[in-house]
RNA sequence: UCCCCCGUAGCUCAUCGGAAAGAGCACGUGUCUACCAAACGCGAGGUUGCGGGUUCAAGUCCCGCCGGGGGAG
Numbered sequence: 001u002c003c004c005c006c007g008u009a010g011c012u013c014a015u016c017g018g019a020a021a022g023a024g025c026a027c028g029u030g031u032c033u034a035c036c037a038a039a040c041g042c043g044a045g046g047u048u049g050c051g052g053g054u055u056c057a058a059g060u061c062c063c064g065c066c067g068g069g070g071g072a073g
């Protein structure tokens, strides 16, 4: 320098262009218990990396940049 993949909640990840953006774990809280843990119920938590573009409508498609991983020279 070039090519490929990835970037969504604190973490690991879902999400056929139209859902009120989700799950598990973690966290908070309640039940249970002498207490803790486990189990079960409930809850909070997101500018979908940043900036543009396409579209009636973008997490999803296109371009640039940034970051991470892999490969080539």
Stems, first nucleotide, its partner, number of pairs: 001072007010025004018056001027043005049065005